[in-house]
RNA sequence: GGGCCCGUAGCUCAGCACGGACAGAGCGAGCGGCUUCGGACCGCUAGGUCUAGGGUUCAAAUCCCUACGGGCUCG
Numbered sequence: 001g002g003g004c005c006c007g008u009a010g011c012u013c014a015g016c017a018c019g020g021a022c023a024g025a026g027c028g029a030g031c032g033g034c035u036u037c038g039g040a041c042c043g044c045u046a047g048g049u050c051u052a053g054g055g056u057u058c059a060a061a062u063c064c065c066u067a068c069g070g071g072c073u074c075g
Base pairs, nucleotide, nucleotide: 001074002073003072004071005070006069007068010027011026012025013024020058029045030044031043032042033041051067052066053065054064055063
């Protein structure tokens, strides 16, 4: 340098093939319950401009382009 894949919550990921509901789960965090205390367990809460910019569209996490970052691979 070429090809392919990936980037969504603090972490691990789903959602993307076929655009449309308020963007979700587990873990973690905070608060409460339970407990002698803690752990486990139960309930509640917060946390995201979906890597960035642009385009298409009535409407984009999702489609297109570019850039950036990461992984695999070829030379």
Transfer RNA from Candidatus Haloredivivus sp. G17, 75 nucleotides, folded computationally. Rfam family: tRNA. By type it is a transfer RNA. Rfam's curators write: Transfer RNA (tRNA) molecules are approximately 80 nucleotides in length.